[in-house]
Record summary: This is a predicted structure of a 72-nucleotide RNA (transfer RNA) from Cercophora sp. LCS_1. Lineage of the source: Eukaryota > saccharomyceta > Sordariomycetes > Lasiosphaeriaceae > Cercophora. Its Rfam family is "tRNA". By type it is a transfer RNA.

RNA sequence: GCCCAGCUGGCCUAAUGGUAAGGCAUUGGACUUCUAAUCCAAGGAUUGUGGGUUCGAGUCCCACGUUGGGUG
Numbered sequence: 001g002c003c004c005a006g007c008u009g010g011c012c013u014a015a016u017g018g019u020a021a022g023g024c025a026u027u028g029g030a031c032u033u034c035u036a037a038u039c040c041a042a043g044g045a046u047u048g049u050g051g052g053u054u055c056g057a058g059u060c061c062c063a064c065g066u067u068g069g070g071u072g
Stems, first nucleotide, its partner, number of pairs: 001071007010024004018055001026042005048064005
């Protein structure tokens, strides 16, 4: 240089072009002599960045960034 794959809350992982979901963690409460465990509730996402297509984009297209892999 070229090719392939990934990028979504603090972390991990979902989501047929139609209100971004779940687990862990965090916070508050219940329970307990205390802690852990368990149960209940709550908050937390400009979906890597910028454009395009579309009535509508996490999803399709383009460019860029970044991470990993392959190759001369």